Parts: sequence; structure tokens; C1' cells
RNA sequence: AGAUAGAGGUUGCGGCUUACAUCAGUAAGCAUGGUCAGGGUACCGGUCCCCGUUUCAGCCAUGCCGAAAGGGAGGGCCGCCGAAGGGUCUGUCCCGCCGGCAGGACGGGUCCUGGUCGUCUGGUGAACAAUCAGCCGACUGUCAUCAGUACGAAACUGAUGGAGCGCUGUCUGU
Repeated sequence: AGAUAGAGGUUGCGGCUUACAUCAGUAAGCAUGGUCAGGGUACCGGUCCCCGUUUCAGCCAUGCCGAAAGGGAGGGCCGCCGAAGGGUCUGUCCCGCCGGCAGGACGGGUCCUGGUCGUCUGGUGAACAAUCAGCCGACUGUCAUCAGUACGAAACUGAUGGAGCGCUGUCUGU
């Protein structure tokens, strides 16, 4: 230097599925009444379509009826140890269509983060769930340095510091 195999945790990381709760007595639909000339993506402009001056578009209230998606502790299965998660640029898709712009989903390039937990702040979210980011704190694994125990080594304890392009084992080459 290359190849190969592993470790961190019993709350390691992620995916699928199941059932349950939540979403929610919400959205949609129907009926009645009222209001009204506008309405159709979160917003803006244009186009097209619907509706048309109070008789049907749209909006509001009441009553009847009444979901789902996303997200979630648990169970099962699967893939793994940059597992994975973010920032940024970019491609495609999501809207009646086009353009701008925002958001979301799935990819590509690049950069950052060893991992877990917690307080606080902010984002997403119906949510006090969960998740993401940041500061701080604690714990933990790894390597290095120093000190101690120990005849010495190994191992153990403590302190400090670094980062996964790391660390450990084996094999090969130089």
C1' cells in the first nucleotide's frame, strides 16, 4: 500500500409488514338556510374551463352521515456498521395548463457528523407524539500522549486530546 473479515449498542442504524391508538366527530358527501360574483395549486401573473348578479360556482352556519394519508410506543421479518442523518447545487415528478416562486417525494454531485441520551432554542407536524438542526451537558467505543499499579510486558485505573478517508484481526506486496 492492497485484499479480506470484524467491533462499538440489549434503546447500534435503517427498511417492510401487522394490529392498535391518534388523526377526528376533522375532510368529503347530502339536506336546509344565509351570503355573494366570482371560483379552480400555498402564493403571484397569464391562459383555459366552471359559474353568472342574488336559483344552484364559491363562502358561512345548522343537522345527518362519516373517512383516509402522513406520523407513532409494541410484535414479526429483512438488510446492515457512513450502518445512517443533515447542508448545498442539480435532474424528474406532484397543481386544469404555462411561467415565477415555495414546499414535498425519488435520484445524482459535493461538504459535514464516531455513537447514544438529556435540557434549551428553532424547523416539520393535528399533537404535549415523533423527527431534524444547533449550543451545552452526561455516558460510551476507538486511537494517541502522560501518570499510577505491576520486576517487566500485557492488562487495568485516571487525566488530556483527535476523528470513521478512523480502529482491530488475518493474508499479500514493498
Predicted 3D model of a 174-nucleotide RNA (Lysine riboswitch aptamer) from uncultured Lawsonibacter sp. It matches the Rfam family "Lysine riboswitch aptamer". About the family: Riboswitches are metabolite binding domains within certain messenger RNAs that serve as precision sensors for their corresponding targets. The sequence is in RNAcentral, with records from MGnify. The coordinates come from a structure-prediction model, not an experiment, and the mean pLDDT is 78. Of the family's consensus pairs, 100% are formed in the model.